This is a predicted structure of a 76-nucleotide RNA (c-di-GMP-I riboswitch aptamer) from a Pseudomonadota bacterium. It matches the Rfam family "c-di-GMP-I riboswitch aptamer". Gene Ontology term of the family: cyclic-di-GMP binding. Its mean pLDDT, the model's own confidence on a scale to 100, is 90.
RNA sequence: AACCGAUAAAGGCAAACCCGCCGUGAGACGGGGACGCAAAGCCACGGGACUCAUCAGAGUUAGCCGGGCCGCCGAA
Numbered sequence: 001a002a003c004c005g006a007u008a009a010a011g012g013c014a015a016a017c018c019c020g021c022c023g024u025g026a027g028a029c030g031g032g033g034a035c036g037c038a039a040a041g042c043c044a045c046g047g048g049a050c051u052c053a054u055c056a057g058a059g060u061u062a063g064c065c066g067g068g069c070c071g072c073c074g075a076a
Stems, first nucleotide, its partner, number of pairs: 004074002012037002017032004022027001035063001041069003045066003048061005
């Protein structure tokens, strides 16, 4: 350094739901709240699902899968 991920250490993120707010909508954002997560950090490149429209297309989802980039710690 890489693979790997422990009854290790320091921490981190935050599902559902509720409130506020934005959006036609899927859903996003802020607060509360924790189901869980070793990348539940970032990216819409491929696939899937969802939304709007119904020629065409546009959008959402990274905590659906794959892929890419970066990252804390160091037992076996």